[in-house]
RNA sequence: GUGGAUAUAGCGUAGUUGGUUAACGCGCCAGAUUGUGGCUCUGGAGACCAAGGGUUCGAAUCCCUUUAUCCACC
Numbered sequence: 001g002u003g004g005a006u007a008u009a010g011c012g013u014a015g016u017u018g019g020u021u022a023a024c025g026c027g028c029c030a031g032a033u034u035g036u037g038g039c040u041c042u043g044g045a046g047a048c049c050a051a052g053g054g055u056u057c058g059a060a061u062c063c064c065u066u067u068a069u070c071c072a073c074c
Stems, first nucleotide, its partner, number of pairs: 001073007010026004019057001028044005050066005
């Protein structure tokens, strides 16, 4: 340089062909339980989806560009 893959909460993942401004596990916070802690149970906070633009009534999802990481080829 060419081609391809990935980017979603602190971490790991889902989101099935665009439709209620996003789910699950671990973790975090509060409460219950316990003499204390842990385990268990209940509730809660936290991501507007790598960045910018476009298409659309509507985009995490489709298109373009850029960035980062990884793989193959040269």
Annotation: A computed fold for a 74-nucleotide RNA from [Eubacterium] cellulosolvens 6, annotated as transfer RNA. Rfam family: tRNA. The family's RNA type in Rfam is transfer RNA. Model confidence (mean pLDDT): 80 of 100. RNAcentral holds the sequence, with entries from ENA.